[in-house]
Context: one part of a larger RNA
Formats: sequence, C1' cells, structure tokens
RNA sequence: GAGUGAACGCUGGCGGCGUGCCUAACACAUGCAAGUUGAACGCGAAAGUCCUCUUCGGAGGGUGAGUAGAGUGGCAGACGGGUGAGUAAUGCAUAGGUAAUCUACCUUUAAGUGGGGGACAACUUACCGAAAGGUGAGCUAAUCCCGCAUGUCAUCAUUAUACACAAGUGUUGUGAAAAAAGAGGGGGAUCCUUCGGGACCUCUUGCUUAAAGACGAGCUUAUGUCCUAUUAACUUGUUGGUGGGGUAAUGGCCUACCAAGGCUUUGAUGGGUAGCCGAGCUGAGAGGCUGAUCGGCCACACUGGAACUGGAACACGGUCCAGACUCCUACGGGAGGCAGCAGUGGGGAAUUUUGCGCAAUGGGCGAAAGCCUGACGCAGCGACGCCGCGUGAGGGAUGAAGGUUCUCGUAAUUGUAAACCUCUGUCAGGAAGGAUUAAAUGUAUGAAUGCUAAUACCAUUUGUACUUGACUUAACUUCCAAAGGAAGCCCCGGCUAAAUACGUGCCCAGCAGCCGCGGUAAUACGUAUGGGGCAAGCGUUACUC
Repeated sequence: GAGUGAACGCUGGCGGCGUGCCUAACACAUGCAAGUUGAACGCGAAAGUCCUCUUCGGAGGGUGAGUAGAGUGGCAGACGGGUGAGUAAUGCAUAGGUAAUCUACCUUUAAGUGGGGGACAACUUACCGAAAGGUGAGCUAAUCCCGCAUGUCAUCAUUAUACACAAGUGUUGUGAAAAAAGAGGGGGAUCCUUCGGGACCUCUUGCUUAAAGACGAGCUUAUGUCCUAUUAACUUGUUGGUGGGGUAAUGGCCUACCAAGGCUUUGAUGGGUAGCCGAGCUGAGAGGCUGAUCGGCCACACUGGAACUGGAACACGGUCCAGACUCCUACGGGAGGCAGCAGUGGGGAAUUUUGCGCAAUGGGCGAAAGCCUGACGCAGCGACGCCGCGUGAGGGAUGAAGGUUCUCGUAAUUGUAAACCUCUGUCAGGAAGGAUUAAAUGUAUGAAUGCUAAUACCAUUUGUACUUGACUUAACUUCCAAAGGAAGCCCCGGCUAAAUACGUGCCCAGCAGCCGCGGUAAUACGUAUGGGGCAAGCGUUACUC
C1' cells in the first nucleotide's frame, strides 16, 4: 500500500446491488418447511335447508353430496434446503478404465396385454388401555396379492462353428425357467341385457417383455494433495493362491484350506491439524495466505449400531435396538430430536423478521383444472461492503461584528466566509398521475388440419371474449413548498501533507507505529485558534499478502 463474512470508538442524509453466528455439530417453547392422485379402488358423514307426519318431545324422506373425511393402491418423501463434526484418503482435483456393472421417471423401436383364483384395511362388532395405541371375530374392492396359458429378443444349459484371446465377440441348432392391469372420452350398424350397461368399433392413457439412447450412479487405475523422526519399524484376513459364498458388479468383501508373504528413510506405522476444488486476497512475477457468499464433489443429521422398502438410502422432518437429555403419566407405560425457515436461551468482540406470496422461475403429484412448495421471488433490519447522489449556485468589502494572534499599527488572520442581492430545486417532505416489462398461462367458444365408420371424442395450429402481480402507496412524470431537513472524523516534531498561543512542568500529568517528547518560554502532553487529509464516513484493533 492492498484486502476482510470483521469488531470497537466518535459521527451519520438518500438510493441501487450485494452481504450478515467465523464462537457451543450447545439446548430448544411456538408456527410453518412433502405431499399429491376420485381418469387405480371400496366406503362415506355433519351443520344448514326443503317436504311429510307428529302425542309438539320428535320421527321419516330429499338436498347438502358421492362433498368433507379417514382407509387400500400408485408415484414422490434418495430431489430441493442445512451444516462442516468427522475425514490426510473408503475424500477431493486432473486424466483414464469398466471385456467387472446397474439405471425409476423420459425418448425411440419391436411384440404383447388371454383366462382364473385369493386376501387385508377401511367398515361392523366384542374387548383391553389414563394415553399412545392394541387384540379377537365378521364383511369387501382394485392398477393389491397368487397360480395357469402364450412369449420374439434377452437369460441359463447344451451342440457345432468363425474371429480374437488373459478374461471375449459373432453365427447356428436344441432344451429349460420366466410377463402383464386396467382406466377415461365418443359412437353408426349388429348382438346380448338385470335396461344401469356390456360385447363390438375408435381415440387417449396406462401395464408387460425385449433392444437402444439419454440422464444418473457404483467400482477401479495413475499422478497430485498440511505439520511432526523429541514417532522407525508396522501388519495375521495381514500379502498371494484354490474352492465356495455374497453383490448390479471386480475384489480377503466374507469363509475353508494352502503358501509366507506385504509395506517402509522416495518416511511406512503413530501423533497433531484440516472437509477438497472451481476460485478469493496479495504480489511485477514466481510465490504466499484463504476455502464466507455463488458453483461442483464428499461427509453428517441428538450419540452409537442395524437393517427394511425401493431403480437408487443403510434414509435430516422413515423404522428397530441401545445410550444421554427433555416432556406427559391414572406410575402400568408413552412421546421427542431446528447442522430446514423464522424465532428463544446460552456462548461470544460479534451476525437480522416468530414478515408477504406462490404472480414469476424451478420441483413433486395429477389427463387436466389444480393442490403442495420457509426451494424461490419479494419486502423488513444492520454504513457490514461496493457504487452513485446530495448537504446548494452566482454575485457580494463597511474586508462588519465576534474569536485568535500581535511588532499594539488606521495591524494580521478567520474571510467572499457571513450579512445582503439574484437564482436553482437533485434527494428527503406533501399532492396528483402512472406504465413498458416481468404474463407465459388458464377458461369458454369459432375455424382449419390430423385421427376415425363418424360431422362424436381427442390432439395440434389459429381467431375472439374473459382472466391470473406477492413486490405495489413500486420505476417514472407533473405540481406544491422551501436554502429550507442533511458533516463529521483523524491528524499538524521527523518518517508525513499541515503551527501558533495559553496551561502544565518534582521526567508530574500524559503522548507514542518507529525514532522519541515532558525536569519553566513543550510546533510532540491538555485546551483554544488556525491549518492539512479523507468524507457519510473517519480512526483504532485483529488477521493475510
């Protein structure tokens, strides 16, 4: 000199864009943060209101409504969001490999979707419990579950063969095991009908098998990746082989047997510290330091352990076990996990609102409308940072008054500074107006085209009408008023821009980044005046280069 997620002191007008627990991965009150689907399925209220009857207490029926609601099933809860405890290599970065692998949803292609059976919730009922919840019996649907049929390719076994070879790839024949689910819209003729509809046709969508792609993931190799030798030896599933098991898959990953290896001064093993990177800061560079925000990867989710489901988890707001802690309890037993967003206590030098909205972007579910979304978009708070603007402009010498200094002068300086005159009107304030854009959608309806037996339906394109904004009292414009509401901080001995007076003066009180000032005339302490620097900031402290 530059920098910071900064803090502290004094001061503080406005706006834009960013940014904000670096400490206790300490404990958490309260609310919200993951649901959705009736076009998979069976059930199914109430209030209100209407009608009828009435012994005036009420009863029955309709509507509300196949609505609310819980349940079965599906998909999503493995994303998104948080944190950096652990981790020095099971991580990360770069470059490869996988002839050792998987991949839901999505895209493309091919083929299929036949015919049966069964259960369990919800519900009803009996019962246990304070609660959380649970038990027995009975009924029931499905895209729930299970056989049968068929099955190209693929899989497995086997036959023959070509190429390559460490493992493989291709061709050919035979055999084995192994699939599925429906739902919705429309319809002319024909058939059936319990008169609801169904068969049948057609469209949309789903389901099954197989191949390919895409996306994502697993595994693996090489190189690099902090300090310490006042850590020199470490290792027995350890190193390798064979058989077996296990996995989507290689492998001591696991196991039985066999061999006795493997690693190490090119630093093993141990100890300490630490998430890694893109990047950021600094520097002429080489390098050094850092790893907040944003992006990629990893790890973790009260602590430790485990599996289940699933394409994917050994799963932050899932399950089980153990532990610590907190809460409820009828003492028998239960409930909980903010390192999600706000917020509280605590710790600390120190870090924000228990805000608004799903309008946009993105995500989940759904055919869609839509629902959910503390992701996100916004607003709020903080000079925490960067940037921009303002706090007025021109004229104005009785060089006013006052202050300070003084050689005491009709002096110097503050100082064109003020007063005074003429203007301007940014920002803030008040009033009125007010968008471009962010809006793309969505609903209804007309047309064309495609599909089709069809002018239905559906899909695509297009026209018309209506419609969706949290921010928003937004940007911006005009008017009103008025110089009015808006300047401080540090320094002035040298380094280093800027000096005088007074006070103090037992080297006292004090200053100080270094040198050093202060013991009677202190440009260095304190105050004043003047001056210098920066400026809504200025200094100090801490840390980095």